Record summary
The prediction has a mean pLDDT of 84. A computed fold for a 1545-nucleotide RNA from an uncultured bacterium, annotated as small-subunit ribosomal RNA.
RNA sequence: AGAUUGAGUUUGAUCCUGGCUCAGGACGAACGCUGGCGGCGCGCUUAACACAUGCAAGUCGAGCGAGAACCAGUCCUUCGGGGCUGGGGACAGCGGCGAACGGGUGAGUAACACGUGGGUAAUCUGCCCUCGGCACCGGAAUAGCCCGGGGAAACCCGGAUUAAUGCCGGAUGGCCUCUCUGCCCUACGGGGCGGCGAGAAAAGGUAGCUUCGGCCUCCGGCCGAGGAUGAGCCCGCGGCCGAUUAGCUUGUUGGUGAGGUAACGGCUCACCAAGGCGACGAUCGGUAGCUGGUCUGAGAGGACGAUCAGCCACACUGGGACUGAGACACGGCCCAGACUCCUACGGGAGGCAGCAGUGGGGAAUCUUGCGCAAUGGGCGAAAGCCUGACGCAGCGACGCCGCGUGCGGGAAGAAGGCCUUCGGGUUGUAAACCGCUUUCAGGAGGGACGAAGCCACUCGGGUUAAUAGCCUAGAGGGUGACGGUACCUCCAGAAGAAGCCCCGGCUAACUACGUGCCAGCAGCCGCGGUAAUACGUAGGGGGCUAGCGUUGUCCGGAUUUAUUGGGCGUAAAGAGCGUGUAGGCGGCCAGGUAGGUCUGGUGUGAAAACUCGAGGCUUAACCUCGAGAUGUCAUCGGAAACCAUCUGGCUAGAGUCCGGAAGAGGAGAGUGGAAUUCCUGGUGUAGCGGUGAAAUGCGCAGAUAUCAGGAAGAACACCAAUGGCGAAAGCAGCUCUCUGGGACGGUACUGACGCUGAGACGCGAAAGCGUGGGGAGCGAACAGGAUUAGAUACCCUGGUAGUCCACGCCGUAAACGAUGGGCGCUAGGUGUGGGCGGUGUCGACUCCGUCCGUGCCGAAGCUAACGCAUUAAGCGCCCCGCCUGGGGAGUACGGCCGCAAGGCUAAAACUCAAAGGAAUUGACGGGGGCCCGCACAAGCAGCGGAGCAUGUGGUUUAAUUCGACGCAACGCGAAGAACCUUACCAGGGCUUGACAUGCACGGGAAUUGCGUAGAAAUACGUAAGCCCUUCGGGGCUCGUGCACAGGUGGUGCAUGGCUGUCGUCAGCUCGUGUCGUGAGAUGUUGGGUUAAGUCCCGCAACGAGCGCAACCCCUGUCCUAUGUUGCCAGCGAGUUAUGUCGGGGACUCAUAGGAGACUGCCGGUGACAAACCGGAGGAGGGUGGGGAUGACGUCAAGUCAUCAUGCCCCUUAUGUUCUGGGCUACACACGUGCUACAUUGGCCGGUACAAAGGGCUGCAAACCCGUGAGGGGGAGCGAAUCCCAAAAAGCCGGUCCCGGUUCGGAUUGAAGGCUGAAACUCGCCUUCAUGAAGGCGGAGUUGCUAGUAAUCGCGGAUCAGCAAUGCCGCGGUGAAUACGUUCCCGGGCCUUGUACACACCGCCCGUCACACCACGAAAGCCGGUAACACCCGAAGCCGGUGUCCUAACCCGCAAGGGAGGGAGCCGUCGAAGGUGGGAUUGGUGAUUGGGGUGAAGUCGUAACAAGGUAGCCGUAGCGGAAGCUGCGGCUGGAUCACCUCCGUU
Repeated sequence: AGAUUGAGUUUGAUCCUGGCUCAGGACGAACGCUGGCGGCGCGCUUAACACAUGCAAGUCGAGCGAGAACCAGUCCUUCGGGGCUGGGGACAGCGGCGAACGGGUGAGUAACACGUGGGUAAUCUGCCCUCGGCACCGGAAUAGCCCGGGGAAACCCGGAUUAAUGCCGGAUGGCCUCUCUGCCCUACGGGGCGGCGAGAAAAGGUAGCUUCGGCCUCCGGCCGAGGAUGAGCCCGCGGCCGAUUAGCUUGUUGGUGAGGUAACGGCUCACCAAGGCGACGAUCGGUAGCUGGUCUGAGAGGACGAUCAGCCACACUGGGACUGAGACACGGCCCAGACUCCUACGGGAGGCAGCAGUGGGGAAUCUUGCGCAAUGGGCGAAAGCCUGACGCAGCGACGCCGCGUGCGGGAAGAAGGCCUUCGGGUUGUAAACCGCUUUCAGGAGGGACGAAGCCACUCGGGUUAAUAGCCUAGAGGGUGACGGUACCUCCAGAAGAAGCCCCGGCUAACUACGUGCCAGCAGCCGCGGUAAUACGUAGGGGGCUAGCGUUGUCCGGAUUUAUUGGGCGUAAAGAGCGUGUAGGCGGCCAGGUAGGUCUGGUGUGAAAACUCGAGGCUUAACCUCGAGAUGUCAUCGGAAACCAUCUGGCUAGAGUCCGGAAGAGGAGAGUGGAAUUCCUGGUGUAGCGGUGAAAUGCGCAGAUAUCAGGAAGAACACCAAUGGCGAAAGCAGCUCUCUGGGACGGUACUGACGCUGAGACGCGAAAGCGUGGGGAGCGAACAGGAUUAGAUACCCUGGUAGUCCACGCCGUAAACGAUGGGCGCUAGGUGUGGGCGGUGUCGACUCCGUCCGUGCCGAAGCUAACGCAUUAAGCGCCCCGCCUGGGGAGUACGGCCGCAAGGCUAAAACUCAAAGGAAUUGACGGGGGCCCGCACAAGCAGCGGAGCAUGUGGUUUAAUUCGACGCAACGCGAAGAACCUUACCAGGGCUUGACAUGCACGGGAAUUGCGUAGAAAUACGUAAGCCCUUCGGGGCUCGUGCACAGGUGGUGCAUGGCUGUCGUCAGCUCGUGUCGUGAGAUGUUGGGUUAAGUCCCGCAACGAGCGCAACCCCUGUCCUAUGUUGCCAGCGAGUUAUGUCGGGGACUCAUAGGAGACUGCCGGUGACAAACCGGAGGAGGGUGGGGAUGACGUCAAGUCAUCAUGCCCCUUAUGUUCUGGGCUACACACGUGCUACAUUGGCCGGUACAAAGGGCUGCAAACCCGUGAGGGGGAGCGAAUCCCAAAAAGCCGGUCCCGGUUCGGAUUGAAGGCUGAAACUCGCCUUCAUGAAGGCGGAGUUGCUAGUAAUCGCGGAUCAGCAAUGCCGCGGUGAAUACGUUCCCGGGCCUUGUACACACCGCCCGUCACACCACGAAAGCCGGUAACACCCGAAGCCGGUGUCCUAACCCGCAAGGGAGGGAGCCGUCGAAGGUGGGAUUGGUGAUUGGGGUGAAGUCGUAACAAGGUAGCCGUAGCGGAAGCUGCGGCUGGAUCACCUCCGUU
């Protein structure tokens, strides 16, 4: 100085694993909405696609010749003009330098291309600098110009003539090069100093002066040496992916020699050798310019390589050389190819990946601008010229930075908007309004720095012989694209200047309306199906701000590739096991070295960038300066602990040796008995066999059974064990032979010889394959029989491969301890196998110790938990293997192996927001244990069949109003549908309304009677008809209007309330404590007991609450009090008779109040408890019987139609009123009942005994009438008084006699009664007549455990009446049965398994069908890439030749010849092209294969519970499919029993 952050999402909940997603930063960006100003940057990431037009490299006249326009002079002239001389100097040419820089681009390149550090004694270097030396004498050409010719053009050819700093020859040679050679030094590579010979230089120009001879200045030229700069070559190290690329290589590797190059070198060639590279990844394929750096990150890292800077590569594509100091050359040349353009068709021209610009591509990237003023570059002596390098400007919010859009005051908290509980809240000091300021933009004026410098300019100074030149703090003048820009001043006025995204959680920010799983949103989780803070809009709010969001990409978060810094028993992950190569790692002591390591110095690590400190633009961005930092670098020293290496030693690791013992270790050969089956014979007779039950099958041709004999194959009972051995797979009768390993004991020997182990090699259950045997039993396939809806299964009867042997393959398993190997360390206890020692003994046991093996329990520790725990999953070290979300998939393709089956290796597209592990609470199980209930069983009576009643479904209808739907809807809401009710339908009416409140205005009692019309509602008419008052009016009422009323309209899935149900089941919880990371557990479990979580005991729990029980009511016994309307024993009176009367309180009863029952007492059992069993007493005995009472909760259970209520909907109607109809329909189906089917009965007559109720719009007696319903009548009674009221079954007597009847009463006819405006649809009752079905009810199913069932009648509510057989009560008579808890149903507790949690009505698998998506295969088809073989062979270099041509030099007087050179030709190499067969890769492809996804499709039910046949793994066969079966294996199987071991006591 810097500094490490999390969140959402798997579950009902939890912890863990694990992926997905988000918040951050960045960008050459793009897109959407929006947009005031300025500064500084940046701006084709795609088509290295194609390019119109202009510009981007020229310059030098002080190297050279010529020289237009023009000017001057002169001459000629046809008067147009022309010639000559001089000046002038354009265009072009010869020559020099530059053009190899600068600028662009990133195609190629995985390479010494780049970075870094070295080497070059193996090299070159124009211009520049320094030093030394030199520049002498000659020669021949040529372009241009001119003439002629060809061509459309580009351009070309011929002739004549000419110059040079162009070219050539000769001289000189310090120096240089080469051959030979001497001496010295040396690191042996070479270097230095010499000698002989040979070779090799040059150019002049200019200013001044000049006696014209020259001198001198400056610029050049040549030879050589050195420097500097730049370049070439070589080397160490560093930086991508793929092994589904494992072998590559013939100039290849090396040598010798030669050639070539500036230079080393197979760089090239000839010959020789056979090497070289590669698992430390060669070769091949894919991708890619590299770096300084940039972004991110705490860092280590990761990603990237725009702008700027360094290097490289490229310049339309491919090849080639020329020139040159430098190129194999972006704006040069030649050739080939593609493309474009011109053409007179004969030929030509071109290359923006320079700056602008165009088209195209693309989501996307600018002006055909100004200037050389500055910086830099080329040329020049210079002036200067050139410069799309560069400096500036333009366009673009593309980025970064800065500024502004105002500031202060201002509450009547305005209006408007939005919300509202209607009170108000909020927008909000926000606005208006008042005061102030003026940045920026606008207008006006002034106005730069950048110019240091440079300048044939002028004037000075210095130097000098000099007025040349050169130098110079000097002076003057000139020079600015940007630009009248920055900046400054003034003017006016708040004036011109705010948007975008978001508001369910993560994540800051909430309401209303609209919408209604629609429209839409969404980064993940997820929102939306009528009350959406999640869609759309609005108000409000939050965030950022000239921007804001979105998309894309990178890093981060992600310790999610883990070096820092992860894992592998069960989550993904230990290879089936061993031997062993390379490699990695490695004991003790001493010494040497110094590679690693540590340390110091030096060099380098370009600049920019980064960090720090300063400075400059008003600030910042930006820029400048200084310092720091930066390498696995190089080099020189130093240290020596550790690693390494070398040397010497040691014995604790490892091994050898000796000894006795253990063992299903392996291989081969032999051998034994039991059993099964078969064959033969005997005995013997009708069955055997098999199953849940059967059948197929076998058997009278004699089976099964039984006896004897024989044959054959396979496996070895008991011993036997959680025992032993082996590396694993695995190994079991007995004997023999051969053979491997280990433990123990001894301690003689070796002396680190060790551990692990990529590849490699070997072994490797079962199944399977090949060949040949064998074949008893078992037994895939197959066949038959069953089961079943089906049954390609489970079960049964058969049965082939196979199982066995030999030899050879295969190479996989839940090959598991789901736990790699080795070494060391870290409490114990207890079994067991092997060895040894000690104690003890005569000996054998016993006991103790120790080493090795093999189990269990357990401490610390570890673990997500489960669990592991000296046999670690603890603490450490070493080595190997393996993992990185689920699915796709251990699949495809490729490769290797295999006879095949198949194995090994091993992806991607696509898809999901999870998939998982362990544990928790529930729920569930065709899991277990315990327990309860009319749950079953034991009984009684029913229902289901009939007729009828009633409810429902369905159907019908104008309507058959609505609700209720398993139990828990269906004689339910409805305890009363003819009208009403009534909600439904048809039709007629009303619209402030049938009903409520308020206000305003107007009128009036309300109302009733009558009349008319009408079906009525209603309307009209007529008559009658108020109260209070302070006289203002008020009450009441009608009409009109405004607010509003009204709705049985919707939503019970918006709700309250109420109710049903589990269930009167015994449960449901809390506080504190404790345990657990946590969900949670404990308590509440356990042992007993109970109707009960009732109580007792125990216990890390101790307490408490809601439930249970009790308290309340009725009933059962007694007591006390009271005694009318009740009662009447005794007393009296009276009556035919009756509590009728007097009276009485005894009794019954009534009304109050008490007593009584508590397991209190006794005995037994029990643990001395709780309690249970039995008994006594008692009216009653163990909650006496009944009722009321319903925990936490469940079912979105029921009810918006009881009521209440949010929201929505209707408002001359979905409100309201009236009439009529419907709710009563009827082929059917179901529920609940009634009555029956008869003799325990029916009918007739007689006769007895209740309780509880009801009664004034009422119950109604007596009496009379009627067969009766009923009518008349009206006493009595508002009721312990009177009435309803007769109780019935019963009992007594009679009759009927088994017949659809004297049973049964439906149905129908007739006649009546009652209620009521009104009984047609559609009431009840009576009488007479009629007399249906029905003879006890299939499968199935209901109620009830005692005053119960059954049976008998009575009452009440509702109600005018009644469809009541319903419902709610009352009493009378009054049973049977319960062994018991196996089973069915429901429930409680504990436990277990679970893939369930919407909780088994759960979950879930596969085929098939349909749709879509990606992928594989495929007859083929179409391309790309690289290589190979052959053919052809351009340009060009090189080599040969060179008849043909040829100025310089030589010979020669010349002609000519020679030397040298060239054209041409030939040859090697050689691009493109062609042919061919292959390799590799991509696209496409009829069809085909599996995969994924999809709402409610089809078939089955495989898995999860013992999932109903435990499941799973490997393999084989079979089957629509899940799957089934065989063989071997695993527990990751429930349950019961047994054995063994272990813990506690």